[in-house]
The RNA shown here (small-subunit ribosomal RNA) has 1408 nucleotides and comes from an anaerobic digester metagenome.
Its Rfam family is "Bacterial small subunit ribosomal RNA". Rfam links the family to the GO terms ribosome and structural constituent of ribosome.
The RNAcentral record of the sequence draws on SILVA.
RNA sequence: AACAAUCUGCCUGCAGGUGGGGGAUAACCCCGGGAAACCGGGGCUAAUACCGCAUGAUGCAGCGGGGCCGCAUGGCCACAGUUGUUAAAGCCCUUCGGGGCGCCUGCAGAUGAGUUUGCGCAGCAUUAGUUAGUUGGCAGGGUAACGGCCUACCAAGACGAUGAUGCUUAGGGGGUUCUGAGAGGAUGAUCCCCCACACUGGCACUGAGACACGGGCCAGACUCCUACGGGAGGCAGCAGUGAGGAAUAUUGCGCAAUGGGCGAAAGCCUGACGCAGCCACGCCGCGUGCCGGAAGAAGGUUCUUUGAAUCGUAAACGGCUUUUGUCGGGGAAGAAUGAUCUGGAUUUGUCCGGAUUUGACGGUACCCGUUGAAUAAGCACCGGCUAACUCCGUGCCAGCAGCCGCGGUAAUACGGAGGGUGCAAGCGUUGUCCGGAAUCAUUGGGUGUAAAGGGUGCGUAGGCGGAAGCUUAAGUCUGUGGUGAAAUGUUGCCGCUCAACGGCAAACGUGCCAUGGAUACUGGGUUUCUUGAGUGUGACAGAGGCAGGUGGAAUUCGUAGUGUAGCGGUGAAAUGCAUAGAUAUUACGAAGAACACCAGUGGCGAAGGCGGCCUGCUGGGUCACAACUGACGCUGAGGCACGAGAGCGUGGGGAGCGAACAGGAUUAGAUACCCUGGUAGUCCACGCUGUAAACGAUGUAUGCUAGGUGUUGGUCACGGUUUGGCCGUGAUCAGUGCUGCAGCUAACGCAUUAAGCAUACCACCUGGGGAGUACGUUCGCAAGAAUGAAACUCAAAGGAAUUGACGGGGGCCCGCACAAGCGGUGGAGCAUGUGGCUUAAUUCGAUGCAACGCGAAGAACCUUACCCGGGCUAAAUCUGCCCUGCUACUCCCCGAAAGGGAGGUUCCUUCGGGACGGGGUGGAAGGUGCUGCAUGGCUGUCGUCAGCUCGUGCCGUGAGGUGUUGGGUUAAGUCCCGCAACGAGCGCAACCCCUGUGGUUAGUUACCAAGCAUAAUGGCGGGGACUCUAGCCAGACUGCCUACGCAAGUAGUGAGGAAGGUGGGGACGACGUCAAGUCAUCAUGGCCCUUACGUCCGGGGCUGCACACGUGCUACAAUGGUCGGUACAGAGGGCAGCUGCUGCGCGAGCAGUGGCCAAUCCGCAAAGCCGAUCCCAGUUCGGAUCGCAGUCUGCAACUCGACUGCGUGAAGUUGGAAUCGCUAGUAAUCGCCUAUCAGCAAUGAGGCGGUGAAUACGUUCCCGGGCCUUGUACACACCGCCCGUCAAGCGAUGGAAGUGGGUAGUACCUGACGAUGCCGUGCUAACCUUCGGGGGGCAGGUAUCCAGGGUAAGACUCGCAACUGGCGCUAAGUCGUAACAAGGUAGCCGUACCGGAAGGUGCGGCUG
Repeated sequence: AACAAUCUGCCUGCAGGUGGGGGAUAACCCCGGGAAACCGGGGCUAAUACCGCAUGAUGCAGCGGGGCCGCAUGGCCACAGUUGUUAAAGCCCUUCGGGGCGCCUGCAGAUGAGUUUGCGCAGCAUUAGUUAGUUGGCAGGGUAACGGCCUACCAAGACGAUGAUGCUUAGGGGGUUCUGAGAGGAUGAUCCCCCACACUGGCACUGAGACACGGGCCAGACUCCUACGGGAGGCAGCAGUGAGGAAUAUUGCGCAAUGGGCGAAAGCCUGACGCAGCCACGCCGCGUGCCGGAAGAAGGUUCUUUGAAUCGUAAACGGCUUUUGUCGGGGAAGAAUGAUCUGGAUUUGUCCGGAUUUGACGGUACCCGUUGAAUAAGCACCGGCUAACUCCGUGCCAGCAGCCGCGGUAAUACGGAGGGUGCAAGCGUUGUCCGGAAUCAUUGGGUGUAAAGGGUGCGUAGGCGGAAGCUUAAGUCUGUGGUGAAAUGUUGCCGCUCAACGGCAAACGUGCCAUGGAUACUGGGUUUCUUGAGUGUGACAGAGGCAGGUGGAAUUCGUAGUGUAGCGGUGAAAUGCAUAGAUAUUACGAAGAACACCAGUGGCGAAGGCGGCCUGCUGGGUCACAACUGACGCUGAGGCACGAGAGCGUGGGGAGCGAACAGGAUUAGAUACCCUGGUAGUCCACGCUGUAAACGAUGUAUGCUAGGUGUUGGUCACGGUUUGGCCGUGAUCAGUGCUGCAGCUAACGCAUUAAGCAUACCACCUGGGGAGUACGUUCGCAAGAAUGAAACUCAAAGGAAUUGACGGGGGCCCGCACAAGCGGUGGAGCAUGUGGCUUAAUUCGAUGCAACGCGAAGAACCUUACCCGGGCUAAAUCUGCCCUGCUACUCCCCGAAAGGGAGGUUCCUUCGGGACGGGGUGGAAGGUGCUGCAUGGCUGUCGUCAGCUCGUGCCGUGAGGUGUUGGGUUAAGUCCCGCAACGAGCGCAACCCCUGUGGUUAGUUACCAAGCAUAAUGGCGGGGACUCUAGCCAGACUGCCUACGCAAGUAGUGAGGAAGGUGGGGACGACGUCAAGUCAUCAUGGCCCUUACGUCCGGGGCUGCACACGUGCUACAAUGGUCGGUACAGAGGGCAGCUGCUGCGCGAGCAGUGGCCAAUCCGCAAAGCCGAUCCCAGUUCGGAUCGCAGUCUGCAACUCGACUGCGUGAAGUUGGAAUCGCUAGUAAUCGCCUAUCAGCAAUGAGGCGGUGAAUACGUUCCCGGGCCUUGUACACACCGCCCGUCAAGCGAUGGAAGUGGGUAGUACCUGACGAUGCCGUGCUAACCUUCGGGGGGCAGGUAUCCAGGGUAAGACUCGCAACUGGCGCUAAGUCGUAACAAGGUAGCCGUACCGGAAGGUGCGGCUG
């Protein structure tokens, strides 16, 4: 919305009627059965119960005329007829007039119900086909009624990608509710409506209405009763019980109110309802006090500069108030009806008043009084998000955690405490929904590289569609009417003391329906048009496709000739070929495959792709013309076709290449890279496969939006011309490139060939892994392709760009980096340090460069920190105050000493006291114990490398860049030029010191030209010249010249100059790196020990020795050793010292005597030079080791000193691999001095001078460094990252012989109750009867349907499962090194084969 296809008890209205008869049967009585439930038989009786008869219509059925109406079937007529047929019941009151309640028929109304239809209504397509009463028809049955609703027959339909069917899930809808800015999303408690159900399944009866929650029958499960024969039951009504569960209430009061049923009414019933009870479940309101009060109490906590801070006006204490609570008193509204009495009105039906009566809640709300701060605060949190911080404990443990993440000894993150913050009678947690999430995007997203464009086209459905006119009015817009219930929500007003709550009103309800209008746009219809599209005519280019022919070069093979020892191959080789004649070369022949040059970011094609030449067939494109058609168009889910390479099937073919395979190499290995061979394959025909980094990682079509410059094919114009459409220029159309504006983009980049601005359509995406996997399905001969999840797991995965770092990337440059040289180390012996081993202890630290002759510039004791033993407990130290002089000092005893015991006696004094002690008391103990990864300071290193930054500006969304890059130049970010940069800082350089030249000043202890003296000497007077000393100046700046250059600058045997381009050397070390080193120099936080981890002493150890390494010394000899003679420094040190001279000793040294607090005194320089000797040998080299005897220092040389003399006389004959230093007064070589120190293990370290070279072509390589650039999957930064197998544990999952359930369907068997049909053998009141019976009914029988049950084969689905497959996760397992850099063979994609594994190789493709 429809019923023109229906019913409707009670109620209302209208019309009519209600006559006269009949037969039974409950109750009741009697008998019987049963445990019971209950049942059977006999007898009596009534009705508004039941049955005939009469009457009767507008009812119903049949026949039939006319009128009107409707969207079809059809409907209506209180329009005229006709035939048949169907009703009823009485009761009460009465003033006898009647009234009331009923009953029957019919028509209407209202209400309620039934049926039909449009739209709407979850997920899955890994559910795509479903359906036999199925879809329709005819006839009949059935129903209140339409209808396959049912039956027979006929036809073969019906539904479905606009999602049928199936599976899973789920009562539905509305008002609403939650959320949200909204659009939406989620929801469907309480209220309303609908449906369904009432132990499970089926069935009907009665009735107006049921297939009936508190009715019936049957079947089933369960519970109960039983005398075992048989019976009974259904709280998903209100309470209540049990169970389940995280969890949800009283077996209350009342019908007083509202509402309902029955009744004429009174009234009865009402777990509807009204109330009360329980629960902080929610919302709301109130309280737990208020004012004052500082000794800022005690106590707690924290800091600790011992006094503060905080809890905190908080408490105590003083005053005030009394909500709530307690007790006492008063005390409602909700009440209207009804009933009784009474008054008035009246149509006599009734209506309006008054009085009395009626309250579950309830003695409740509320009010008054009493009492007294009395009766009343918790929970979470405090790392960030996010408001709020400290201490202690713990020590990757215990634990926390919403995300990020905390915890490994100083945790605001764990636990406790104090304090604080937030909420508050609540506060947190958990779950769910929305939000944030524009994170499914209609509003409002994307797809070049982040996830995402289908490999490509043709085309179906669908979507979208050019210009003009007319029409229509579906979409669209607009007016009006109806509806959109109430409650809720919003706004206003009002009532409970406020609020929650409630009342009234408004607006809202964005919608739907009806109707009128508008016609721009879209749609429908129609008539035209030419610009989209197509056709035509004439030209043009092309590796477009298919088929058939044909050509030369090369390769390999064969034959023959020439010819001789190799060829081939590689980083180097080998396997291989070759004296049986290879390779090479010549000729001839054969075969297959591919087509050099042309060739080009050239051409063609939809893509894949296409390349010698000729012929045939054939597709598409472009240009010009403007003749024709007249929107014929675009896109395109499914579908169809094409689709590199690999691969498969059948048959050919097979030259070269070449997976697999074999061999040779390489290698730790080498299933690889390299080499020699070589099979499938590569080729052809036919068929299959259908995938690629099938890429422009960019879907197709159309329109619009600055340019510049190439190139290909046309057309037009102009010019030239050798007159060849030959050359040039310009315009234009169509392609194809580069560059670039606007715009876009996360950036990179794109940019008329868009990734810009728009439109149309399709495809695809939604975190990473698991996984393009599993299962299912489709395709395939197979390989496999297509479609395509989940569990589980992670907090990321990813893009672009930036800064670094790195590269077996590139460019430039530097350095004793290499090279060129000289000398060493590595071999020997010894010294010294380290590791290791040993030990009671061998104290500790340093450990690639940058630890190892280092801390240590000096371990016999001490040092000393270690070990053993003996002691001390406050002292070996400091200090304030008090006392004291006995114990300080000296001597004796015990002892290893420390220490213990005993005797004697103080020193100085300004007379106050002090020194040195002792005792007491107060205050600081002490620790070389740990942490250098808690720190300060100091130091090493890159590195004396040239870098590192800032301000302002500019560029970029930003990180950041620019400056600082570039071209030159320099030792240098040194300087110059250029430049969106301009400046500046820390570094470089310079300023400082030493040294090299000169001047000047000064002149002792230094010096000495002239003088004096001596055997000799600056010895003396003197000098200030010289040397020298040490102050101050000068000098060097590419200043000058030449060449080159813009300049900076560079070059020159240049000039000058002592010195020339930083003159040489030193000090000086940017921002930073290495958690670099040091807690054992010192300082210091925290932790630890306190009769010991402190402290004192004796002895021992740090020196230990199978061995390994570092750094050195001495050597191996003749450029040397030994002996004799002889020459020349600098710097430094010296009184507990340096020591001359003389004497003694072989010597170390000793004794005596002098000088010097130092330019005064002290010390022989050595190599060198002049001679002699040795003569190549384990030596006249070398000096280790050992023996003996000494010297010195020291309390003391045994462990464990140095030195001297004599004797002894080892290894070693120049050093493997490897490796170090040095570029000029350097290397090499020679000696001297010093610190430390009693002495010394010093050959070390730090300095000093003497003698004094060689070489550097050069930057390819090694190492380190700087700048620019490139790649990056690294950022703990390549000592990085990272892949796969294997092994272990845990987790989820796939397959699986089988096994256990569930669901739906199919076939067959059986079939209760019931319904319907049939039968009529039993029984039978009303009616009819011809009295025989009939009709009808009951029981019974039978057929069909059917619940349930059974059997069978399958389907789908869920569990379990031996075994098995991969996957994920898990601090330190195994094997390799695949990827990231040129990742050491560029990587990746598809495919095939192979291999422990990553992977390798072949073919084709991509550049990421």

The coordinates come from a structure-prediction model, not an experiment, and the mean pLDDT is 83.